[in-house]
Order: sequence, then C1' cells, then structure tokens
RNA sequence: CACCGUAUUUGGCAAACUAAUUGAAAAAUUAGGACGCAAAGCCUCCGGUCUAAGGUUGUAAAGGGAUGUUGUAACUAAGAUAGCGGGGUUGCCUCA
Repeated sequence: CACCGUAUUUGGCAAACUAAUUGAAAAAUUAGGACGCAAAGCCUCCGGUCUAAGGUUGUAAAGGGAUGUUGUAACUAAGAUAGCGGGGUUGCCUCA
C1' cells in the first nucleotide's frame, strides 16, 4: 500500500415498540428505547419490495339523462425503502 474484518482504543449509528407531528397511504421527522450494524455515512443509476393520492380502463347505484356525482375492481410511481440486494462516492481503526 492492497485485500480482509479480527484483537484493541476513541467514538458513531439505532430495529421492534411508545408518544407527538407530517402524509391519501407506504412511510418520514423529533424524543424515548436498543434488535442489530465496519460503512446501518451519503447518492434512487439498475433490479426487488411496499403504497396507489392522482391518472387510465371497467363496473354498480341514485338520477329523466350524461362525458357529471358517489361507491367499487384491476392496472399504474411522478411516492417510499440506502437497515432488501447490486452499483457509485467519501471515510475511523489495524491483530495476524
């Protein structure tokens, strides 16, 4: 120096759950709390997963009637997940 993540030191992050707030939801933020994490730092480029407000198509009802209204089904990410994986990027320590 490279790879690796194993011994130590200084430290770091914080799942579930609870409360408040935001959001249509998924989920996020803050506080408490620790299951875990050597990138569980950061970035949605690729795949996966979650959600479906809006949109598209169908359908039902009321109605004189409709392209309107209300309900409902399927599809759909421009939403979310970096603690699902890959990739990019920065970075602490160093036994053997």
Predicted 3D model of a 96-nucleotide RNA (c-di-GMP-I riboswitch aptamer). The prediction has a mean pLDDT of 84. The sequence was found by an Rfam model in a public genome assembly. Its Rfam family is "c-di-GMP-I riboswitch aptamer". Its family is annotated with cyclic-di-GMP binding in the Gene Ontology.